[in-house]
Context: one part of a larger RNA
RNA sequence: UUACGUUGAAGGAACUCGGCAAAUUGACUCCGUAACUUCGGGAUAAGGGGUACCUUUCUAAGGGCAACCUUAAAAAGGUGGCACAGAAUAGGGGGUGGCGACUGUUUAGUAAAAACACAGGACUCUGCAAAUUCGUAAGAUGAUGUAUUGGGUCUGACACCUGCCCGGUGCUGGAAAGUUAAUGGGAGAUGUUUUCGCAUCGAACUGAAGCUCCAGUAAACGGCGGCGGUAACUCUGACCGUCCAAAGGUAGCGAAAUUCCUUGUCGGGUAAGUUCCGACCUGCAUGAAUGGUGUAACGACUUCCCCACUGUCUCCAACGUGAACUCA
Numbered sequence: 001u002u003a004c005g006u007u008g009a010a011g012g013a014a015c016u017c018g019g020c021a022a023a024u025u026g027a028c029u030c031c032g033u034a035a036c037u038u039c040g041g042g043a044u045a046a047g048g049g050g051u052a053c054c055u056u057u058c059u060a061a062g063g064g065c066a067a068c069c070u071u072a073a074a075a076a077g078g079u080g081g082c083a084c085a086g087a088a089u090a091g092g093g094g095g096u097g098g099c100g101a102c103u104g105u106u107u108a109g110u111a112a113a114a115a116c117a118c119a120g121g122a123c124u125c126u127g128c129a130a131a132u133u134c135g136u137a138a139g140a141u142g143a144u145g146u147a148u149u150g151g152g153u154c155u156g157a158c159a160c161c162u163g164c165c166c167g168g169u170g171c172u173g174g175a176a177a178g179u180u181a182a183u184g185g186g187a188g189a190u191g192u193u194u195u196c197g198c199a200u201c202g203a204a205c206u207g208a209a210g211c212u213c214c215a216g217u218a219a220a221c222g223g224c225g226g227c228g229g230u231a232a233c234u235c236u237g238a239c240c241g242u243c244c245a246a247a248g249g250u251a252g253c254g255a256a257a258u259u260c261c262u263u264g265u266c267g268g269g270u271a272a273g274u275u276c277c278g279a280c281c282u283g284c285a286u287g288a289a290u291g292g293u294g295u296a297a298c299g300a301c302u303u304c305c306c307c308a309c310u311g312u313c314u315c316c317a318a319c320g321u322g323a324a325c326u327c328a
Stems, first nucleotide, its partner, number of pairs: 001323008010314002014312001019309001027051005036041001038157001052079006059072005080084001092307004097302002099299002104116002120155006133140002158294004163224003168221002170217005177212003184205001188201005225243005252286001253283001264280005
């Protein structure tokens, strides 16, 4: 100097990105226990009391033919100690937001989470030699299943809901017309040839799917405006005009895991708060299964606050066991 421990005056988070680490709590029993709630929970909520040993009385259960034995509890009186769950093992707690309903799963060796999964919801394909998937095929899978089946995609308990747009892209349906390959067709033309022929090129016409076209479809991919004026203070604009568009963002929520300006403004908490909570709405650039908004319970998730507690700190010190190091 350092590793791991033990203890510490006064203060008690002033430390720090952050109470990280440590400390506190801890067993059994009695009392007591809030908001909220899906009525199950929340809950060991929180917050308190008791606990050793001796004597007496008494109760309950079990065993035994019985005497009685074992276990557990209660009441009263007493005894000793600094301390009675006498050592060890054995939850710190509360409040408030965010996200995800939950238990679960994950980056073997930097990430355990708000990511994945999930029950539930929806769309879509699938009539059985099913769709799907693997294979050139035979064949297999699906399934020794049969639409309450099986496959794919999205969402993600529950509650209340899920608005408008089919112009673009996709998918489904339609088949009148247009376009369109090989094929069929063969007007005609060329080469060669005395002729017969042989060879080559070749218009019209014929001609599938697809595409064009016509519809439908958004819990398909996706999208969901601008400018100007207007009310008897001012401000604002229910109202009006105009341009554009397929339609112009509904209910909700909103400085948000989304807000640039921004430490927005107001309120709360603090002596003091770029964080936090509640509002406002001027949403740079919210918004409805790319789900919207809530939500009890749950979480080694995450934000902020409080109580208790402490060497985290003010500010370090001592001790124990090791190591480095120096000397022998």